[in-house]
Context: one part of a larger RNA
RNA sequence: CGCAGGAAAUUUGAGGAGAUCUGUCCUUAGUACGAGAGGACCGGGACGGACGAACCACUGGUAUGUCAGUUGUACCGCCAGGUGCACCGCUGAUUAGCUACGUUCGGAAGGGAUAACCGCUGAAAGCAUCUAAGCGGGAAGCCCACUUCGAGAUGAGAUUUCCAUACACUUUUGUGUGAGAGGCCCCCAGCUAGACCACUGGGUUGAUAGGCGGGACGUGGAAGCGAGGACUAAAGACUCGUGAAGCCGACCCGUACUAAUAGGCCGACAA
Numbered sequence: 001c002g003c004a005g006g007a008a009a010u011u012u013g014a015g016g017a018g019a020u021c022u023g024u025c026c027u028u029a030g031u032a033c034g035a036g037a038g039g040a041c042c043g044g045g046a047c048g049g050a051c052g053a054a055c056c057a058c059u060g061g062u063a064u065g066u067c068a069g070u071u072g073u074a075c076c077g078c079c080a081g082g083u084g085c086a087c088c089g090c091u092g093a094u095u096a097g098c099u100a101c102g103u104u105c106g107g108a109a110g111g112g113a114u115a116a117c118c119g120c121u122g123a124a125a126g127c128a129u130c131u132a133a134g135c136g137g138g139a140a141g142c143c144c145a146c147u148u149c150g151a152g153a154u155g156a157g158a159u160u161u162c163c164a165u166a167c168a169c170u171u172u173u174g175u176g177u178g179a180g181a182g183g184c185c186c187c188c189a190g191c192u193a194g195a196c197c198a199c200u201g202g203g204u205u206g207a208u209a210g211g212c213g214g215g216a217c218g219u220g221g222a223a224g225c226g227a228g229g230a231c232u233a234a235a236g237a238c239u240c241g242u243g244a245a246g247c248c249g250a251c252c253c254g255u256a257c258u259a260a261u262a263g264g265c266c267g268a269c270a271a
Stems, first nucleotide, its partner, number of pairs: 001152001005163007015149004021049007033038001051106005059100004065094006071086006110144003117137004165178005182266004186203005208259003211255005218247002224242005
């Protein structure tokens, strides 16, 4: 832009894409068959492999976020306590998120038309013949069925709901300004989204994000003070108590303190 009014939602499905895998064992049954050796069809069940999808409760991985320990050096006047730099300095542990090595699920069942092939009835050709007329069976293959996209399918489909007027000017005809369902710009955000855009949520009639308060998770026992403390008088490393302490924040709940202010634009021959 189109889909002959403008919108919001829900859909139909022409057509497209994906998937379609397979093994071992048990049983039927040591049965049918076979002199024996051997050894089934059909049917039922269990467990796998590879592949694919989703997810993070579990088990792990990651962690430049978090906590603790620690080395060197510089600084905060010194002690104590800290901070910077050294691959995040190194080490241990770890929430969220993302993940596989983790978990769950899938390729099931069925229908139709068939291939090779197997048949029924049956003539031409008094017989025979699956075929000439007619009627069946038959494959991991084909078409459905399963998942997904899908009306620009210009052949532009369907359903539901909403909105369709006022004033001024104008000779006809139209012009201008408003209203109007709805939409957008703008703004704040997103751990349902994301390169941008788009999408989703929200914009004070507000919990959208941050902050703040509380909680879970994590780390693992803060500082200060008190007591003990080898060598030896002090000091001191260190130990214990105060004390499941202190710190933390990607998670959860709450709270308008901060920022979403203010505003602008588009928008329908009513046949």
Molecule: large-subunit ribosomal RNA, domain VI
Organism: Zhihengliuella halotolerans